[in-house]
SAM riboswitch aptamer (S box leader) from a soil metagenome, 131 nucleotides, folded computationally. Its mean pLDDT, the model's own confidence on a scale to 100, is 75.
RNA sequence: AUCGAGAGAGGCUGAGGGAACCGGCCCUACGACGCCUCGGCAACCUACCGCGCAGUGUCGACCACACGACAGAGUCGACCACACGAGAGCGGCAAGGUGCCAAGCCCGGCGAGCCGCGAGGCUCGGAGGAU
Numbered sequence: 001a002u003c004g005a006g007a008g009a010g011g012c013u014g015a016g017g018g019a020a021c022c023g024g025c026c027c028u029a030c031g032a033c034g035c036c037u038c039g040g041c042a043a044c045c046u047a048c049c050g051c052g053c054a055g056u057g058u059c060g061a062c063c064a065c066a067c068g069a070c071a072g073a074g075u076c077g078a079c080c081a082c083a084c085g086a087g088a089g090c091g092g093c094a095a096g097g098u099g100c101c102a103a104g105c106c107c108g109g110c111g112a113g114c115c116g117c118g119a120g121g122c123u124c125g126g127a128g129g130a131u
Stems, first nucleotide, its partner, number of pairs: 001131003008038005016027003021109004039101003044097003048092004055082002057079006105128001110125006
C1' cells in the first nucleotide's frame, strides 16, 4: 500500500476446519483440513520489451543536537554507469521466484456519525490478520 474480483482435477490421510479468544454463521465421511502431482488465478519481486528522457547511483566525511542510534535533505571528496538512452515513473509480457485457488479478511465483538419506539441496521474509522 491492497484486501467486494479471480482461480480446478487426481492421489494419500482420516475428523475436524474457516488466523488468536468469544459469539454467530458456514464447510465437512457425497471425505472437509493437511500433504503430493498436474493445472489455474493474480501481477508483489527478478528478467525482458515499449514509452519516457538528463540527470542518477555507490563509498567516505561533514551537517550533529546532552549522549547514542536510525531516517531524511544538503555540502565536499573519490569512484562507477548512462543520449549506443541511465535512474525514477507508466504500460506490456507471463519465463523464473513468491502468494493464492468456499462464503466481503465469512460476519460481528472497539470508537464515531446517521436511521429506528426498541431489538437492531447502515456508513466511516480503529484493533488484529494476510499478501